[in-house]
RNA sequence: GGAUGUUCUCAGGGCGGGGUGCAAUUCCCCACCGGCGGUCACAGCCCGCGAGCGCCCGUCGGCAACGAUGGGGUCAGCAGAUCCGGUGAAACUCCGGGGCCGACAGUUACAGUCUGGAUGAAAGAGAACCGUG
Numbered sequence: 001g002g003a004u005g006u007u008c009u010c011a012g013g014g015c016g017g018g019g020u021g022c023a024a025u026u027c028c029c030c031a032c033c034g035g036c037g038g039u040c041a042c043a044g045c046c047c048g049c050g051a052g053c054g055c056c057c058g059u060c061g062g063c064a065a066c067g068a069u070g071g072g073g074u075c076a077g078c079a080g081a082u083c084c085g086g087u088g089a090a091a092c093u094c095c096g097g098g099g100c101c102g103a104c105a106g107u108u109a110c111a112g113u114c115u116g117g118a119u120g121a122a123a124g125a126g127a128a129c130c131g132u133g
Base pairs, nucleotide, nucleotide: 005129006128007127008126009125010124016030017029018028019027031113032112033102034101035049036048037047038046044100045099052078053077054075055072056071057070058069059068060067061066082098083097084096085095086094104116105115106114
């Protein structure tokens, strides 16, 4: 100097006001929030990743429907959303303006913001260290 591995730590924000109603932080009006890596320059909506659901596989129970439990991520289906003007060498990332999007289950009434799985998992970030050339 290069490459590989192990362990540990960390790793998501947001309903405030009003209206209707028997009932709504779920509807309506106003409001509020934005994980991780990349990208000539700072990104919810450019490229990709993650959790959830689905899907697939195993085991157990069940006549079955299906239930319980464990596993997979090159199955990627649900599943997403951005334009205009300005500056600049460079920006769908900055500045100004206008838009748009948001898992599953629950609920006295439909949820990005409440409750729950979750004191979980994880993209990834950091630290320490073993061994090898």
Overview
Predicted 3D model of a 133-nucleotide RNA (FMN riboswitch aptamer (RFN element)) from Paracoccus sediminis. The coordinates come from a structure-prediction model, not an experiment, and the mean pLDDT is 77. Taxonomically the source falls in Paracoccus (Bacteria, Pseudomonadati, Alphaproteobacteria, Paracoccaceae). The model forms 100% of the base pairs in the Rfam consensus.